Context: one part of a larger RNA
RNA sequence: CUGGGCGUAAAGGGCGCGUAGGCGGCCUAGCCAGUCAGGCGUGAAAGCCCCGGGCUUAACCUGGGAACUGCGCUUGAUACUGCUAGGCUUGAGUCCGAGAGAGGGUGGUGGAACUCCCAGUGUAGAGGUGAAAUUCGUAGAUAUUGGGAAGAACACCAGUGGCGAAGGCGGCCACCUGGCUCGGUACUGACGCUGAGGCGCGAAAGCGUGGGGAGCAAACAGGAUUAGAUACCCUGGUAGUCCACGCCGUAAACGAUGUGUGCUAGUUGUCGGGCAGCUUGCUGUUCGGUGACGCCGCUAACGCAUUAAGCACACCGCCUGGGGAGUACGGCCGCAAGGCUAAAACUC
Numbered sequence: 001c002u003g004g005g006c007g008u009a010a011a012g013g014g015c016g017c018g019u020a021g022g023c024g025g026c027c028u029a030g031c032c033a034g035u036c037a038g039g040c041g042u043g044a045a046a047g048c049c050c051c052g053g054g055c056u057u058a059a060c061c062u063g064g065g066a067a068c069u070g071c072g073c074u075u076g077a078u079a080c081u082g083c084u085a086g087g088c089u090u091g092a093g094u095c096c097g098a099g100a101g102a103g104g105g106u107g108g109u110g111g112a113a114c115u116c117c118c119a120g121u122g123u124a125g126a127g128g129u130g131a132a133a134u135u136c137g138u139a140g141a142u143a144u145u146g147g148g149a150a151g152a153a154c155a156c157c158a159g160u161g162g163c164g165a166a167g168g169c170g171g172c173c174a175c176c177u178g179g180c181u182c183g184g185u186a187c188u189g190a191c192g193c194u195g196a197g198g199c200g201c202g203a204a205a206g207c208g209u210g211g212g213g214a215g216c217a218a219a220c221a222g223g224a225u226u227a228g229a230u231a232c233c234c235u236g237g238u239a240g241u242c243c244a245c246g247c248c249g250u251a252a253a254c255g256a257u258g259u260g261u262g263c264u265a266g267u268u269g270u271c272g273g274g275c276a277g278c279u280u281g282c283u284g285u286u287c288g289g290u291g292a293c294g295c296c297g298c299u300a301a302c303g304c305a306u307u308a309a310g311c312a313c314a315c316c317g318c319c320u321g322g323g324g325a326g327u328a329c330g331g332c333c334g335c336a337a338g339g340c341u342a343a344a345a346c347u348c
Stems, first nucleotide, its partner, number of pairs: 004319003007302002012316001014201004021194003025088007033081002035077008049065006091191001092188003095184005103177007110154001115149007125136002162169002206247006215241002220236004258315006266293013297304002321348003330341004
């Protein structure tokens, strides 16, 4: 290896780009390395196995055979793999014409609301709760009107709607910019798939320097509640939340489902595009996405079911009883917090 698995039992890397490697479409010819067949040589003896023989038997000893599944040389075979040469277009890509979109970045701009400030009206309460109190208010609050300032977030539209590899992305405008889909079938001619290492991206919180700070709000203070209340509720409130630059690199980073390709009943909704038909807003059809339901099949069941967890192939990652432990030690990374890699004793 033969011969297991990874949606929920242990197990899919957070996501991408890509190096080595592994794997790789159709046709023709050549070579014959892999592969296959024959022959020769070798594969020590003992032992194992088979058939005999010798000790009264056995162990033991002994003869013969088989085996030694291997390696080398040689003669052939050429379907498959490989290599070389030539060709092809369906995989992949380019080009042309359309299209949808909160995809990313920069700058600008708008209205509502909250808070604060100024001014007017106005007077005794306001606020808050289960009920209260802390708190604010006659030095004029709350309410209301006008003006101003500042920061943050963008109601309705809004939708199992859209976009993105993932994290994620939502007012409006402009500029810069990535990807995708449909149609044409003009071009290249296998240029492909995966991807150990590596590199990049990566919510929130957190860290460094500088700014900003309306609201919210860890910590903290007070008021309540309670046996207590280091909580839940209330009044305040600082980091933080925001911006720039630099770190961190984690997550229930989830579809708890790696990526790619092909194949395998249907029904129905919705988003983007094409084609045809006609009573111009529907019908049919086709491609791409996103949902619901549902055969075959699969599954321990739940459920999955053309967006597979079905049938297959290629490549990567990962699992191997619970605790100890995602810990110790070591190494690498980090300013730190810590991250990555990752045991054992012992114990059930």

Predicted 3D model of a 348-nucleotide part of an RNA (small-subunit ribosomal RNA, central domain) from an uncultured prokaryote. It matches the Rfam family "Bacterial small subunit ribosomal RNA". The prediction has a mean pLDDT of 91.